[in-house]
């Protein structure tokens, strides 16, 4: 320098263009003499900008970060 891939709560992950999912973790409550386990509840996310669309995590374009391949 060229090509390809990935980007979603704290972590890991799912999502035909139509309410953003689940697990762990966190907070609170129940359970216990206490802790742990178990159960329930809650908070928390789409990398950034633009476009298409009634509607974008999803499609298009540009940018950024990371990974891979080539030179």
């Nucleotide at each position: 320098c060229g090509g390809g891939g990935u980007g979603u709560g704290g972590u890991a992950u799912a999502a035909c263009g139509g309410c953003a999912u689940u697990a762990c973790a966190u907070a609170c409550g129940c359970u216990u003499c206490g802790g742990g386990u178990g159960c329930g509840u809650a908070a928390a996310a789409u990398c950034c900008g633009a476009g298409u669309u009634c509607a974008a995590u999803u499609c298009u374009c540009g940018g950024c970060a990371c990974c891979c391949c080539g030179a």
Predicted 3D model of a 71-nucleotide RNA (transfer RNA) from a Minisyncoccota bacterium. Its mean pLDDT, the model's own confidence on a scale to 100, is 83. The same sequence occurs in records of 2 taxa. The RNAcentral record of the sequence draws on ENA.